[in-house]
RNA sequence: AAAUUGGAGAGUUUGAUCCUGGCUCAGAACGAACGCUGGCGGCGUGCCUAACACAUGCAAGUCGAACGUGAAAUCCGCCUUCGGGUGGAAAGUAAAGUGGCGCACGGGUGAGUAGCGCGUGGGUAAUCUGCCCCUGGAUUCGGGAUAACUCGCCGAAAGGCGGGCUAAUACGGGAUAACGUCAAAUCACGUAAGUGGUUUGACCAAAGGAGGCUUCUGCUUCCGUCUGGGGAUGAGCCCGCGUACCAUUAGCUAGUUGGUGGGGUAAUGGCCUACCAAGGCUACGAUGGUUAGCUGGUCUGAGAGGACGAUCAGCCACACUGGAACUGAGACACGGUCCAGACUCCUACGGGAGGCAGCAGUGGGGAAUAUUGCGCAAUGGGGGAAACCCUGACGCAGCGACGCCGCGUGAGCGAUGAAGGCCCUCGGGUCGUAAAGCUCUGUCAGGUGGGAAGAAAGCCUUGUCGGUUAAUACCCGGCAUGGUUGACGGUACCACCAGAGGAAGCACCGGCUAACUCCGUGCCAGCAGCCGCGGUAACACGGAGGGUGCAAGCGUUGUUCGGAAUUACUGGGCGUAAAGGGCGUGUAGGCGGCUUGGUAAGUCUGAAGUGAAAUCCGUCGGCUCAACCGACGAACUGCUUCAGAUACUGCCUCGCUUGAGUACGGGAGAGGAAAGCGGAAUUCCCAGUGUAGAGGUGAAAUUCGUAGAUAUUGGGAAGAACACCGGUGGCGAAGGCGGCUUUCUGGACCGAUACUGACGCUGAGACGCGAAAGCGUGGGGAGCAAACAGGAUUAGAUACCCUGGUAGUCCACGCUGUAAACGGUGAGUACUAGGUGUAGGGGGUACCGACCCCCCCUGUGCCGCAGCUAACGCAUUAAGUACUCCGCCUGGGGACUACGGCCGCAAGGCUAAAACUCAAAGGAAUUGACGGGGACCCGCACAAGCGGUGGAGCAUGUGGUUUAAUUCGAAGCAACGCGAAGAACCUUACCUGGGUUUGACAUCCCUCGCUCACCCUAGAAACAGGGUUUUCCCACUUCGGUGGGACGAGGUGACAGGUGCUGCAUGGCUGUCGUCAGCUCGUGUCGUGAGAUGUUGGGUUAAGUCCCGCAACGAGCGCAACCCCUACCCUUAGUUGCCAGCGGAUAAUGCCGGGGACUCUAGGGGGACUGCCGGUGAUAAACCGGAGGAAGGUGGGGACGACGUCAAGUCAUCAUGGCCUUUAUGCCCAGGGCUACACACGUGCUACAAUGGCCUAUACAGAGGGCUGCGAACCCGCGAGGGGGAGCUAAUCCCAAAAAGUAGGUCUCAGUUCGGAUUGGAGUCUGCAACCCGACUCCAUGAAGUAGGAAUCGCUAGUAAUCGCGGAUCAGCAUGCCGCGGUGAAUACGUUCCCGGGUCUUGUACACACCGCCCGUCACACCACGAGAGUCGGUUGUACCAGAAGUCGGUGGGCUAACCUUCGGGAGGCAGCCGCCUAAGGUAUGAUUGGUAAUUGGGGUGAAGUCGUAACAAGGUAGCCGUAGGGGAACCUGCGGCUGGAUCACCUCCUUU
Repeated sequence: AAAUUGGAGAGUUUGAUCCUGGCUCAGAACGAACGCUGGCGGCGUGCCUAACACAUGCAAGUCGAACGUGAAAUCCGCCUUCGGGUGGAAAGUAAAGUGGCGCACGGGUGAGUAGCGCGUGGGUAAUCUGCCCCUGGAUUCGGGAUAACUCGCCGAAAGGCGGGCUAAUACGGGAUAACGUCAAAUCACGUAAGUGGUUUGACCAAAGGAGGCUUCUGCUUCCGUCUGGGGAUGAGCCCGCGUACCAUUAGCUAGUUGGUGGGGUAAUGGCCUACCAAGGCUACGAUGGUUAGCUGGUCUGAGAGGACGAUCAGCCACACUGGAACUGAGACACGGUCCAGACUCCUACGGGAGGCAGCAGUGGGGAAUAUUGCGCAAUGGGGGAAACCCUGACGCAGCGACGCCGCGUGAGCGAUGAAGGCCCUCGGGUCGUAAAGCUCUGUCAGGUGGGAAGAAAGCCUUGUCGGUUAAUACCCGGCAUGGUUGACGGUACCACCAGAGGAAGCACCGGCUAACUCCGUGCCAGCAGCCGCGGUAACACGGAGGGUGCAAGCGUUGUUCGGAAUUACUGGGCGUAAAGGGCGUGUAGGCGGCUUGGUAAGUCUGAAGUGAAAUCCGUCGGCUCAACCGACGAACUGCUUCAGAUACUGCCUCGCUUGAGUACGGGAGAGGAAAGCGGAAUUCCCAGUGUAGAGGUGAAAUUCGUAGAUAUUGGGAAGAACACCGGUGGCGAAGGCGGCUUUCUGGACCGAUACUGACGCUGAGACGCGAAAGCGUGGGGAGCAAACAGGAUUAGAUACCCUGGUAGUCCACGCUGUAAACGGUGAGUACUAGGUGUAGGGGGUACCGACCCCCCCUGUGCCGCAGCUAACGCAUUAAGUACUCCGCCUGGGGACUACGGCCGCAAGGCUAAAACUCAAAGGAAUUGACGGGGACCCGCACAAGCGGUGGAGCAUGUGGUUUAAUUCGAAGCAACGCGAAGAACCUUACCUGGGUUUGACAUCCCUCGCUCACCCUAGAAACAGGGUUUUCCCACUUCGGUGGGACGAGGUGACAGGUGCUGCAUGGCUGUCGUCAGCUCGUGUCGUGAGAUGUUGGGUUAAGUCCCGCAACGAGCGCAACCCCUACCCUUAGUUGCCAGCGGAUAAUGCCGGGGACUCUAGGGGGACUGCCGGUGAUAAACCGGAGGAAGGUGGGGACGACGUCAAGUCAUCAUGGCCUUUAUGCCCAGGGCUACACACGUGCUACAAUGGCCUAUACAGAGGGCUGCGAACCCGCGAGGGGGAGCUAAUCCCAAAAAGUAGGUCUCAGUUCGGAUUGGAGUCUGCAACCCGACUCCAUGAAGUAGGAAUCGCUAGUAAUCGCGGAUCAGCAUGCCGCGGUGAAUACGUUCCCGGGUCUUGUACACACCGCCCGUCACACCACGAGAGUCGGUUGUACCAGAAGUCGGUGGGCUAACCUUCGGGAGGCAGCCGCCUAAGGUAUGAUUGGUAAUUGGGGUGAAGUCGUAACAAGGUAGCCGUAGGGGAACCUGCGGCUGGAUCACCUCCUUU
């Protein structure tokens, strides 16, 4: 000098956001356990469970210097009858005994204990203290026994009894004695009890042993003994404070509280006893219950705290369980005694023995915890004078990675980046300088050798000094010399030897959280701390490769603290998230205005004592470092005492008036209670008028009415409620209060003075009030109306609606005590911008007066600043800023529940858990979506029309069924004349059968050869067998051939092939919302944020089209336009098209010359833009009307399809990942099937006829197609068609006839001259082939059908309707599809409704987004819990019985050494007996707690069960709260309440102007 240095978050509720809130994770720690693995050492540490039971050994002895006895083995001597005897040594040894000290320490454990047990600080004037230290005195005289021993006896044993002998520091008696004890007197001190002195009196002791010198006895030393005083140490007792949880434990107590006397103790004390009094404790938690040894400390934490109380240390308690005393200085005694009990053992059955919670060890329990080791060498303890003995205390060693710490498993160089593994886009990458290889080092382990410290004391020897003493003996002490003592242990350590040699694992790799790929698996197997992974491409399962982290360990599990500000003292909250008591009065308590003086309890300052040591912290030091250990310091935040300070708080006190209150004067009010009165209405009754209905509803019915209702008039009765005024007006604490009058009564407000003098605020308990429903008793009962009945509705309707209707609603008295009892906002005080209503009172100005106007107080609303808030919102009536007091909250469910208690007549209320279960439950706001919410707008959406479908027959597609197969796909709109623009074979994918295996097809390799074409045999063909014919191209060439290529055949394997699967792995393409007007971005701004704004608003449009406004300004994809067709004009061009004029020819025709005028063709232009005019409109955008124009407001049509949605469709167009298949799921072939047929549906065709059919005649298109083709004329055939072959590669020729139409005729309303199905016959055409299975023709046949139920489709103009024509596909096949033109309508008032869509707004519990979400019963399975006739235990109370051992007391008749004695006896003692107390035990009856139980109750959880639809939207009857009744269930209904209800209208208020 130092000992002040410290605080991180993340995941998970949602589509997303902010907040609330729980769950979970990352950290540290451990007496740990488990899994895998394991080289060395040091230091620590190790039954947390059964205070369960224990075999065996050891753990407390020692002293001969207290005492009496007293061997043996063996050796020696002597004797010997060789059997032995005797003496000496061993040896006064061993041994046991008497006696002393110790055994109350040390060691173990934590059962009990919530207590003065522990901690801390005090007291003891209320005490004791062996051994130890200091100091004073004394240590005298007799005596009687007894064990050992010996003899006898009993017993199996343990043990015991009797006779006899003997000693002591054993025992007893006497003497002496004080400064001891007691008593009295007295003095001093003390707050008191008392303490300390002085005097007097009485009383109480003892033991010797060893050594030395002496030789008679003494002296002396040491040890001991007795008696005092003091100290030290230890202990006892008392007190203040602190010390777990439960109030679902609220009252407890008879020795209880106190007093007096007595007893008892070392000592105070109800500690005990007798009597007296009636006290004592308790909400500041008594009593009871549960749990627990307490502390220093340990772990964690920034701290404050929280949890714990192993090892070490202090205290306490216990020692098999319970009780008891004895001995002793100390015990009610772990290794002592007695008794009772349980258990174990021995036994000769009579009786005995035992207590590891000492150290080892055993069994048992358990997830789990060590050696029956060595030594007293050290430290410490007991005994002893000492040597020494004892010591499982202790020191060491052993076992266990149980923990902490240290070390090692090698280091350097080394790229052909080896081999191999894994991955791969096949190029490569990675393991990886890693290995190999080369060069080194040498720790640990191994071997060899050396080798400590821990040891100093004691003792012995020698010397010296000092003490004691008569003494230079003895003895004691100091110093010095030498000697002696080590369990660990030949250990630590050191040196040398050899040699990289013997030494790495574990977990993890989806996020949190560092670390990624492949394979396998296929909601399986499995993982998981939370969120969550796995249903065929899994970074999440299992394996592998690679990686990350730690490392002789690594993970897992358990537990504690942390994170968690998630119990908030530091440091939280309560309008809506959990949370303000329903409201008041007020007790205790808490808090409290201004001021004087005092006090000093709190508070502050200083000092002293204490706060054990260890631990933590700092510095220094010792083991090579560290862990570990040591020294010194700091700290121990506390308690106590003393002194001081006095601002604040407290207490006492002098005052004050501003808080509070009182008096006076006013006015306001549905404040309360009681009595009386009033009118309107309803119902009922009576009477009149009057007649067939009334009533009720969405519509009805039940119901009432011809016995006269309803309606109407008059009269009467009764009960209940009080229209208008009436109002976010008033009053009240809240609940609540509404006609009028009277009486009684509470409170608030305003005004001005006077008085009291802090009298105040809050308020646990307590007490009172407390809507509706409900309960009791008695009334009352008009209307209304749970229940109930009936009628409807409905699938049902225990409901909503209707008709009735009882409790009840009303009154009196009593009970209940709850509500969304809400402002979801406790009470009080103070402060903090305003504005504007309204109610009561007052003042000012003004005025004749009343308003208007201004100001103040009190109440009650709205808007709004700062501030606050998660946001919504609050905002002088705070949810702002502060203070005081009370209540309440701590995830959701279970549960406004169970049990217990209290209250209640009951219903029930108040208080109030747990098991179990979930990872959320929630608040506010956002974007969507949705609504049987609202507003606006659009669309052939409806309406207005026209024509259809649905009925018939047929065609076609689909479902279904059938089948060997009827291949596959498409499935509401948006599948179904769809893929398929054309299935007889082929197609073809299906079925049957026959074949084939490098393959029908591609590439590579080898061999041979050309290919190719044709014929024959068998066969259904494929294919198989055989034969004939022919001999490619290029280069080189030695002309033999070689090489290459194309092609073919054969072969080998790589591979081909697959219309096999997955459209939910994909690309591409497509459908749909929808040609709907939307979808977004940048910057800025607003919001914590998701997001908003822009894009909303006012207009307008087909349009997010445009204009205006605006915290927005711009932009993009969409809309529109640009493109094509069409409508008009111009221009250019004029063949194959055209023909006006000119010419020619003809029977006629652009037929010819010619022409470009026209039509037309196809190129280029023009034209239309709200451009112009008027009106409307905001002067805008725009709209309406008009002019002009071929066309007018996007002219008509087409192409064109935003962001996205539907896991929409397609793996069978194609492409493609993965999977599957490979003599088959490939390929080839024949035949069959896709064409089936009781049925059902979609889309069409043809009809049902006269606006028609048929016959004859006749007119006018457009757009297309044509060489494997279209095919003319002409001929044949009734016809399909055949023959024929001109012309045409097309504005030339052909298909080609257009049809409806028009003109004429006929039919005459019928199953027809309608309709054409079906069937028979005969044919034509295509084709290898029309049987299954083509189209067409002719003849014959001539079905259903007479306009189509419910329902449903298309269309707004050249459209619908109707008529025909063409084309693609195609050999052939069209009612389908794609196109073309001809004829050519009707209607739209309008937007209420249906459907779809757009914008804004609103509600939402939806977000897979209403095809959403979600409630309850029932059924099944599992789980925990409650009740339960009981039953079995634990703990405990009370009463009684009984009573061991033992202390104490009593007793005197037994026995009795010491003392006394008058010798008789006595004193004293022992035994016995009696009594009190009392453990175990028993009986009875309670309390409490736990286990279990037939049955029962609700609760929770579970993939797809049943019934309904209660809630979320106005959830289709708004919902919810309380209460009552009812019902399978959610629920329904009545009464009162709330808004946490949508929508519309009105009122009030507010904002802006």
The RNA shown here (small-subunit ribosomal RNA) has 1553 nucleotides and comes from a Deltaproteobacteria bacterium.
Its mean pLDDT, the model's own confidence on a scale to 100, is 85.